Transfer RNA from an Alphaproteobacteria bacterium, 72 nucleotides, folded computationally.
Rfam family: tRNA. From the family's description: Transfer RNA (tRNA) molecules are approximately 80 nucleotides in length.
NCBI's taxonomy places the organism under Bacteria, Pseudomonadati, Pseudomonadota, Alphaproteobacteria.
The coordinates come from a structure-prediction model, not an experiment, and the mean pLDDT is 84.
[in-house]
RNA sequence: GGGCGCGUAGCUCAGCGGGAGAGCACCUGCUUCACACGCAGGGGGUCACAGGUUCAAUCCCUGUCGCGCCCA
Repeated sequence: GGGCGCGUAGCUCAGCGGGAGAGCACCUGCUUCACACGCAGGGGGUCACAGGUUCAAUCCCUGUCGCGCCCA
């Protein structure tokens, strides 16, 4: 340099045109002598960035950035 894949909550990931979600973590309450476990409730997101297509984009297209694998 070229090809492919990935980038979504603090972490690991799902979702792939019309509601942004799960598990773990975090916070509050209950429980306990206390902690843990458990139970109930809650907070938390420029869906990597920019542009385009569309009535509508996390999702489709283009470019850029970052990470990984392969080739040279």